Context: one part of a larger RNA
RNA sequence: UUGGGUUUAAAGGGUCCGUAGGCGGGCAAUUAAGUCAGAGGUGAAAUCCCACAGCUCAACUGUGGAACUGCCUUUGAUACUGGUUGUCUUGAGUUACAGUGAAGUAGAUAGAAUAUGUAGUGUAGCGGCGAAAUGCAUAGAUAUUACAUAGAAUACCGAUUGCGAAGGCAGUCUACUAACUGUAUACUGACGCUAAUGGACGAAAGCGUGGGGAGCGAACAGGAUUAGAUACCCUGGUAGUCCACGCUGUAAACGAUGGUCACUAGUUGUUGGGGUCUUGUACCUCAGUGAUUAAGAGAAAUUGAUAAGUGACCCACCUGGGGAGUACGAUCGCAAGAUUGAAACUC
Repeated sequence: UUGGGUUUAAAGGGUCCGUAGGCGGGCAAUUAAGUCAGAGGUGAAAUCCCACAGCUCAACUGUGGAACUGCCUUUGAUACUGGUUGUCUUGAGUUACAGUGAAGUAGAUAGAAUAUGUAGUGUAGCGGCGAAAUGCAUAGAUAUUACAUAGAAUACCGAUUGCGAAGGCAGUCUACUAACUGUAUACUGACGCUAAUGGACGAAAGCGUGGGGAGCGAACAGGAUUAGAUACCCUGGUAGUCCACGCUGUAAACGAUGGUCACUAGUUGUUGGGGUCUUGUACCUCAGUGAUUAAGAGAAAUUGAUAAGUGACCCACCUGGGGAGUACGAUCGCAAGAUUGAAACUC
């Protein structure tokens, strides 16, 4: 390489958009590039294969045949693929109407809690733990009442709930923006699928500049525990956590399961729509989201219409363990580092 694979054994890119490329619905006509058939030319000799012959045999050699699976020219065939033209509506999209949601961005605002400050009441403890101590407190703490200020997060509702491409998203209200679903079948008429390179987004931590700083809290300090305790526990506490702008570009970025389309028994919840009548704890139906299970699949666990079943197309990735996601080089980055990514050697 062929092949075989990718939930858990090695292996699905973090996600989406999209360029080249690959693949692509029904009917009709045309063309004849791919495809198929006939004919002609060429495909050196030797070699290989077959038959016969010559050296006493064989190796070896000679003669003849076949083959050289290819290429070119030409004449035809037209089912399929391709090209061209026309047409269709079921794929895809547009429109109208009705809805849905913690989807996004910006602004405004609410209550509880916490902390701090000021003032009042009040007096000796408070706090903390397995037990303690460090710590706070007669310069009046803890507790309690009133007022003020600050930052961060939104109890209950709340749920195998919902929304989003993923990351993710939760008090309330407003503005702007986007998406999805259903019904109608009015319009376009294959406009589609996938997607190397590329682009955009991308938790937390981290970085830069400027703010902010209540609580929590890496580092750090102290107290304990312990043989030790650079920990677990306690008292403090800086960065950070929050905001704006810029960077980083990684995660067990997980359903450890790429995307799209078609097909293949049921039962039972639930979310958002629609329809029917006999108005019911009903039936039918579309789009999601759960459970269970037939067939099937699977090494099994399990999966099972939200497939890991049966097929089609496109992309990504794997090929024994370690060395190693390392070295070197290159690209990106302020840095941290990220991406790409070996070999010797060894089992």

Small-subunit ribosomal RNA, central domain from a metagenome, 347 nucleotides, folded computationally.